Context: one part of a larger RNA
RNA sequence: CUGGGCGUAAAGCGCACGUAGGUGGGUAAAUUAGUCAGCUGUGAAAUUCCCGGGCUUAACCUGGGCAGGCCAGCUGAUACUGUUUACCUAGAGUAUGGUAGAGGGAAGCGGAAUUCCCGGUGUAGCGGUGAAAUGCAUAGAUAUCGGAAGGAACACCAGUGGCGAAGGCGGCUUCCUGGACUGUUACUGACACUGAGGCGCGAAAGCGUGGGGAGCAAACAGGAUUAGAUACCCUGGUAGUCCACGCCCUAAACGAUGAAAACUAGCCGUUGGGGGUAUCAAAACCUUUAGUGGCGAAGCUAACGCGAUAAGUUUUCCGCCUGGGGAGUACGGCCGCAAGGCUAAAACUC
Numbered sequence: 001c002u003g004g005g006c007g008u009a010a011a012g013c014g015c016a017c018g019u020a021g022g023u024g025g026g027u028a029a030a031u032u033a034g035u036c037a038g039c040u041g042u043g044a045a046a047u048u049c050c051c052g053g054g055c056u057u058a059a060c061c062u063g064g065g066c067a068g069g070c071c072a073g074c075u076g077a078u079a080c081u082g083u084u085u086a087c088c089u090a091g092a093g094u095a096u097g098g099u100a101g102a103g104g105g106a107a108g109c110g111g112a113a114u115u116c117c118c119g120g121u122g123u124a125g126c127g128g129u130g131a132a133a134u135g136c137a138u139a140g141a142u143a144u145c146g147g148a149a150g151g152a153a154c155a156c157c158a159g160u161g162g163c164g165a166a167g168g169c170g171g172c173u174u175c176c177u178g179g180a181c182u183g184u185u186a187c188u189g190a191c192a193c194u195g196a197g198g199c200g201c202g203a204a205a206g207c208g209u210g211g212g213g214a215g216c217a218a219a220c221a222g223g224a225u226u227a228g229a230u231a232c233c234c235u236g237g238u239a240g241u242c243c244a245c246g247c248c249c250u251a252a253a254c255g256a257u258g259a260a261a262a263c264u265a266g267c268c269g270u271u272g273g274g275g276g277u278a279u280c281a282a283a284a285c286c287u288u289u290a291g292u293g294g295c296g297a298a299g300c301u302a303a304c305g306c307g308a309u310a311a312g313u314u315u316u317c318c319g320c321c322u323g324g325g326g327a328g329u330a331c332g333g334c335c336g337c338a339a340g341g342c343u344a345a346a347a348c349u350c
Stems, first nucleotide, its partner, number of pairs: 004321003007304002012318001014201002017198001021194003025088007033081002035077007049065006091191001092188004096183004103177007110154001115149001117147005125136002162169002206247006215241002220236004258317006266295012299306002323350003332343004
């Protein structure tokens, strides 16, 4: 190795790009490296095994023999794999015509609402709760009307709707820009898949420097509640939340389901394209393709459930798991300004 697993029991890296490596479409020819066959050499003795012999037997000693794998050489086979050559177009890509989209970056603009400020009207309450109180208010609040300032977020549209590799993305306009889908013909001719290291992206919170600060709000203060109340409730309120630049690199980063490819009943919805039927047109219907949902056959599963978006049937490559606690900890190393992150044990114990 033969011969285990990873949705929920331990186990899919948060996600991409990509180096080495591994794997890789069709036809023909060459080669014979792998592969296969035969032969030769080698494969020490003892031991083991088989057939005998010697000690009264056995252990023990001893004669003979088969067999076996590895290795090398020679001869041959040529299906498969490899290598080389020539070609192909079904994979992959390019050109060209369209389509949808909160995909990304930058600048500008808009209305509703909250708050503060100014002015008018107006008078004794407002606010808040289970009930209250703290709080605000005759120095005129709350309410209401007009004006002005500033910050943040974008109601309705809105949808198991859309886009993105993931994180994620939602007012409007312009500029820059990535990807996807789809139709037509033409072109390249396997250029592909995966991906140890590596490199990049990566919510929130947090950190550094400088801005900004309306609302909300850790910490904090006060009022309640309570046996207590370092809470839940209330009144306030600072970091933070926002912007620019630079770090941090974690998450229930979840579909708790790695990527790519092929195959395997149906039914119902929905989004973006293409084709067709009929029609003045729209709507509708049929069909095809790429997504996104609900059921469900076979099959799978410990069950739950999954079921063409597989957890079914297969192939390739990577990552990961091996009883619970100790522990995602210590030590060491690397990274970080720090917080800490990554890698990662053991004693002991059940």